[in-house]
C1' cells in the first nucleotide's frame, strides 16, 4: 500500500414495517365492503391478492408443478441534509397468500408495523428544510 476477516460505534440500503408510551396509541401500509358507473357471465383451461417481479425464446424434464440459458415489462443503487434533471457504472427482475370467492366503491369491518444488508462517478438547476449570526 493492497487484499480478506472479525467486533464496536456511528452512518447509510430494499421495505408500509417507524416514533411515543406502558399495556395501549399515533404515524405509515393493506384487504374485505353500497348508490353511481362498469361489466354483460367463458365461470378446471379455476380465480383472486400482497410484491418492482410480468412476458417471449430455445434446451431438458414430470403424472402434474418444473430446471437451465438468453433476453424482457418493470423496479433499486451509485450517501455526506433531502429531492428533481442527464450522462455512465453495477444490480434485481423472487416468493408467498386465499381457498372456488371478491369489479369501482361512502359508511363501516378487518390486518401489518417485519426480514435482510454494506453503497460512494460526473455534469446542471430548482424547491422544501436544518443549523448559526
Nucleotide at each position: 500500500a493492497u487484499a480478506u476477516u472479525a467486533a464496536u460505534u456511528a452512518c447509510g440500503c430494499u421495505g408500509a414495517a417507524u416514533c411515543a408510551a406502558u399495556u395501549u396509541g399515533a404515524g405509515c401500509g393493506g384487504g374485505a365492503g353500497a348508490a353511481c358507473c362498469a361489466a354483460u357471465u367463458u365461470u378446471u383451461a379455476g380465480g383472486g391478492g400482497u410484491g418492482a417481479a410480468u412476458c417471449u425464446u430455445a434446451u431438458u424434464g414430470u403424472u402434474a408443478u418444473g430446471a437451465u440459458a438468453a433476453g424482457u415489462a418493470g423496479g433499486g443503487u451509485u450517501a455526506a441534509u433531502u429531492u428533481c434533471u442527464u450522462c455512465g457504472a453495477c444490480c434485481c427482475g423472487a416468493a408467498u397468500c386465499c381457498g372456488u370467492c371478491a369489479g369501482c366503491u361512502a359508511a363501516u369491518c378487518u390486518c401489518g408495523u417485519a426480514a435482510g444488508c454494506g453503497u460512494u462517478g460526473a455534469a446542471g438547476g430548482g424547491a422544501a428544510g436544518u443549523u448559526g449570526u
Background
This is a predicted structure of a 133-nucleotide RNA (c-di-AMP riboswitch aptamer (ydaO/yuaA leader)) from Clostridium homopropionicum DSM 5847. The organism belongs to Clostridium homopropionicum, within Bacteria. The sequence is in RNAcentral, with records from Rfam and Ribocentre. Its mean pLDDT, the model's own confidence on a scale to 100, is 78.